Annotation
The prediction has a mean pLDDT of 78. This is a predicted structure of a 381-nucleotide RNA (Bacterial RNase P class A) from a Geobacteraceae bacterium. The gene name in the source record is rnpB. Rfam family: Bacterial RNase P class A. By type it is a ribozyme. The sequence is in RNAcentral, with records from ENA. NCBI's taxonomy places the organism under Bacteria, Pseudomonadati, Thermodesulfobacteriota, Desulfuromonadia, Geobacteraceae.
RNA sequence: GAAGCAGACCAGAUGGCCGCUGCCUGCCUCCGGCAGGGAGAGGAAAGUCCGGGCUCCACAGGGCGUGGUGCUGGAUAACGUCCAGCGGGGGUGACCCCAGGGAUAGUGCCACAGAGAGAAGUCCGCCUACCGAAGCUUCGGCGACGGCAGGUAAGGGUGAAAGGGUGAGGUAAGAGCUCACCGGGUCCGGCGGUGACGUCGGAUGCCAGGUAAACCCCACCAGGAGCAAGGCCGAAUAGGGAAGCGUCAAGGACGGCCCGUCCAUGCUUCCGGGUUGGCUGCUUGAGGCUGCCGGUAACGGUAGCCCUAGAGGAAUGGCCAUCGCCCGUAGCGGGGAGACCCGCUGCGGGAACAGAACCCGGCUUACGGGCUGCUUCAACC
Numbered sequence: 001g002a003a004g005c006a007g008a009c010c011a012g013a014u015g016g017c018c019g020c021u022g023c024c025u026g027c028c029u030c031c032g033g034c035a036g037g038g039a040g041a042g043g044a045a046a047g048u049c050c051g052g053g054c055u056c057c058a059c060a061g062g063g064c065g066u067g068g069u070g071c072u073g074g075a076u077a078a079c080g081u082c083c084a085g086c087g088g089g090g091g092u093g094a095c096c097c098c099a100g101g102g103a104u105a106g107u108g109c110c111a112c113a114g115a116g117a118g119a120a121g122u123c124c125g126c127c128u129a130c131c132g133a134a135g136c137u138u139c140g141g142c143g144a145c146g147g148c149a150g151g152u153a154a155g156g157g158u159g160a161a162a163g164g165g166u167g168a169g170g171u172a173a174g175a176g177c178u179c180a181c182c183g184g185g186u187c188c189g190g191c192g193g194u195g196a197c198g199u200c201g202g203a204u205g206c207c208a209g210g211u212a213a214a215c216c217c218c219a220c221c222a223g224g225a226g227c228a229a230g231g232c233c234g235a236a237u238a239g240g241g242a243a244g245c246g247u248c249a250a251g252g253a254c255g256g257c258c259c260g261u262c263c264a265u266g267c268u269u270c271c272g273g274g275u276u277g278g279c280u281g282c283u284u285g286a287g288g289c290u291g292c293c294g295g296u297a298a299c300g301g302u303a304g305c306c307c308u309a310g311a312g313g314a315a316u317g318g319c320c321a322u323c324g325c326c327c328g329u330a331g332c333g334g335g336g337a338g339a340c341c342c343g344c345u346g347c348g349g350g351a352a353c354a355g356a357a358c359c360c361g362g363c364u365u366a367c368g369g370g371c372u373g374c375u376u377c378a379a380c381c
Stems, first nucleotide, its partner, number of pairs: 001377007009369002012323007020040002023037006042353001046364002049362005054226004061259004066222005071085005086100001087098004101217002106215002108211003123156002125152004130147003135142002164182006183207002185204008230280004240271006251263003287306008325350011
């Protein structure tokens, strides 16, 4: 100097003029107006992907089913989130990623090629018996090649993948058939660790693939709907019409089904009419900031300080000036071995993604600027 990796932060500031919304105080001619005070969008407010608080069904249990999660230990109100580790994978590295339980419980799939894709399989090949048989012969026999029958899965081919690997023995030819070593599996132990696991030793021929973000099995978790939830006030209409079931059990309430529970003599379904207004929920919270303590960390404890939108078709804006930040450029000065860097002055330009709507904890996505730490490369001293 270049290229990368990880982390937290900022998201312009100040002043003036005009304008907007809520709250508090005071006054007035009190449908409202005036004056003063103080406050007024994000780090993602986005996506609506998860988890809750809160409200209602509703007094709310069990089972099936459905959906979700899936290594270990922690954090949390909780989570599919976060932290730390284990195992696997990627990268030279800093670091990053994993939908990480089970394939001998069962079912399914593995195109094409290939003989054969799983308790699979013989196309080429190798070996042997019988028959035929060119040829050779030391006349005992040997025998290319062909047919047929049998053995074989070591060699070759196909494929993403073909019944562990290397070597030796053995065999008619071969094969874990046997043996030695290695690899994997299973079992038994030692050591370390809370654990997932790691490491060391021994035994055993057990060696029949992959795939579960396929169905499935196993373990754990889960009622539903949602602020357009819900509550109160006011007002108005046609306390309208039809059909069905039922008289102590139909029916209704429970996301689907069953059991159970509760309510109950009325209930269900269809058609039609009225209301569409106001208030509330609505912002003091699993809240924020700072210090200290504990913890590797996520986070927890403790002390002090602070109150920071509440609109209701939707407010926080417009203009001017100065400063700051970033980019380019010119001049001057300084540093350096060099590439380059720093300071001052002048001129020109730029400033991203984007707007609360009941609230909070996360995740994902979009995006401008500087800072801190770490890794690699190049050049030079």